The part of an RNA shown here (small-subunit ribosomal RNA, 5' domain) has 526 nucleotides and comes from an uncultured prokaryote. The full RNA is in RNAcentral, with records from ENA.
Context: one part of a larger RNA
RNA sequence: GAUUGAACGCUGGCGGCAGGCCUAACACAUGCAAGUCGAACGGUAACAGCAGAGCUUGCUCUGACUGACGAGUGGCGGACGGGGGAGGAACGCGUAGGAAUCUACCCAGUAGUGGGGGACAACACGGGGAAACUCAAGCUAAUACCGCAUACGCCCUACGGGGGAAAGCGGGGGACCUUGGGGCCUCGUGCUAUUGGAUGAGCCUGCGUUAGAUUAGCUAGUUGGUAGGGUAAAGGCCUACCAAGGCGACGAUCUAUAGCUGGUCUGAGAGGAUGAUCAGCCACACUGGAACUGAGACACGGCCCAGACUCCUACGGGAGGCAGCAGUCGAGAAUAGUGCACAAUGGGCGAAAGCCUGAUGCAGCAAUGCCGCGUGUGUGAAGAAGGCCUGAGGGUUGUAAAGCACUUUCAGUAGGGAGGAAAAGAUAAUGGUUAAUAACCAUUGACCGUGACGUUACCUACAGAAGAAGCACCGGCUAAGUCCGUGCCAGCAGCCGCGGUAACACGGGGGUGGCAAGCGUUGUCC
Numbered sequence: 001g002a003u004u005g006a007a008c009g010c011u012g013g014c015g016g017c018a019g020g021c022c023u024a025a026c027a028c029a030u031g032c033a034a035g036u037c038g039a040a041c042g043g044u045a046a047c048a049g050c051a052g053a054g055c056u057u058g059c060u061c062u063g064a065c066u067g068a069c070g071a072g073u074g075g076c077g078g079a080c081g082g083g084g085g086a087g088g089a090a091c092g093c094g095u096a097g098g099a100a101u102c103u104a105c106c107c108a109g110u111a112g113u114g115g116g117g118g119a120c121a122a123c124a125c126g127g128g129g130a131a132a133c134u135c136a137a138g139c140u141a142a143u144a145c146c147g148c149a150u151a152c153g154c155c156c157u158a159c160g161g162g163g164g165a166a167a168g169c170g171g172g173g174g175a176c177c178u179u180g181g182g183g184c185c186u187c188g189u190g191c192u193a194u195u196g197g198a199u200g201a202g203c204c205u206g207c208g209u210u211a212g213a214u215u216a217g218c219u220a221g222u223u224g225g226u227a228g229g230g231u232a233a234a235g236g237c238c239u240a241c242c243a244a245g246g247c248g249a250c251g252a253u254c255u256a257u258a259g260c261u262g263g264u265c266u267g268a269g270a271g272g273a274u275g276a277u278c279a280g281c282c283a284c285a286c287u288g289g290a291a292c293u294g295a296g297a298c299a300c301g302g303c304c305c306a307g308a309c310u311c312c313u314a315c316g317g318g319a320g321g322c323a324g325c326a327g328u329c330g331a332g333a334a335u336a337g338u339g340c341a342c343a344a345u346g347g348g349c350g351a352a353a354g355c356c357u358g359a360u361g362c363a364g365c366a367a368u369g370c371c372g373c374g375u376g377u378g379u380g381a382a383g384a385a386g387g388c389c390u391g392a393g394g395g396u397u398g399u400a401a402a403g404c405a406c407u408u409u410c411a412g413u414a415g416g417g418a419g420g421a422a423a424a425g426a427u428a429a430u431g432g433u434u435a436a437u438a439a440c441c442a443u444u445g446a447c448c449g450u451g452a453c454g455u456u457a458c459c460u461a462c463a464g465a466a467g468a469a470g471c472a473c474c475g476g477c478u479a480a481g482u483c484c485g486u487g488c489c490a491g492c493a494g495c496c497g498c499g500g501u502a503a504c505a506c507g508g509g510g511g512u513g514g515c516a517a518g519c520g521u522u523g524u525c526c
Base pairs, nucleotide, nucleotide: 001526004523006522007521008520009519010518013373014372015371016370017369018368020365027328028327030326031325032324035076036075037074040073041072043069044068047067048066049065050063051062052061053060054059055058083284085282092209093208094207095206096205097204098203101201102200106197107196108195109194110193111192112191113190114148116146117145123138126135127134128133154162155161156160168189169188170187171186172185173184176183177182210256211255212254217247218246219245222244223243224242225241226240227239228238229237259281260280261279262278263274264273265272266271286307287306288305289304309320310319311318312317339362340361341360345359346357347356348355349354376406377405378404379403386397387396388395389394410467412462413461414460415459416458420453425447427445428444429443430442431441432440470515471514474511475496476495477494482509483508484507485506491498492497
């Protein structure tokens, strides 16, 4: 000099953009952070409509008929998104490769979607318990569950044999059938098997990746083979048997420290330091362990066991996990609100409307940083007053002020006012599909119409210089010196060093130089 997730002191007008618990991966009150689908299902607890009944004439009851929908079965999603960095010196990360694999939703292709069955919730009934919850017996639906048929691909001893699948739902309709529900046709969407793609994931290898030798030997599933098991998959991954190997001064083993990277800071570079924010990967989710479900987890807001801690209890037994967003205690030099909205972007579910979303978009707080603007402009003298100095003449503060003439950025008040909005909806036309002018799909047109921010940005008007400057320094390094006080005292100090009676170095005055809504100090790193 540059830098900072900074802190502290004095001071402080506005705006834009960014960042904001670096410490206790300490403990957490409260609220919210993952749901959704009635176009899978049986249904109807609440609300509204409709219909009916009763009357007290504005209430009650009945009816799932409709809009909808509590609880339940079922599907998809809770493996994403969000968090902090404890552990880990490792194929963890980075980079370059590899073969023995899986992949829900999505895209393209091929074939199919036939015929049956028995349950379990909800519910009604009975019981236990303080509660959490639970037991018994009874009824019922499905895209839940289980057989049969068929079988491309699969397996075997391969002209032969073995084993294996599915589910419906919604819209519309001319003829025909009909038990008036529908069948049937058609469109859409699901389902099953399979091939390929895309995406994502698992595995293996070369090289690179902190310090210590005051750590020199380490290793028994250890190293390799055979056979078997296991996995989606190669493999001592696991087991039995056999052999005795494997690693190491090119640093094994042990100990300490540490998330890695793109990057960031600095530097002419080489390098050094670092890994906040943003992005990729990893590992973790009170501590330890284990699996279940699933395409995917050994799962932050799932389950089970053990432990510590906290809470409830009728003492028998139960409940919990903020390293999600806010917030609290504590620790600390130190780090913010128990805010608004799903309008946009994105995600989950859904055919859609839509619902959910502390992701996200916004606004709040603090000069934490960077950037921009303002705190007026012009004129005004042999130069007011006051202050300070003086050699007493004067010098300086200083065109500074006052005065005169202007302007009105920003802040203030009032009014106007974009863009972020694309959609969705209903409607019309054209095309596709079709037996069909219906329905559905695609494109296009006009209509209607959605904003948290928001008193938005921006523009206009109004008034008046009106509301807006400090901080540290002045011996040398280092730009900028005088007076008074003090008298090795009080004090200063980054280094050299100042102070013991004229201190340019301490304290104050006035003055100069510096930076400026900041300035200085302390810490960090180059």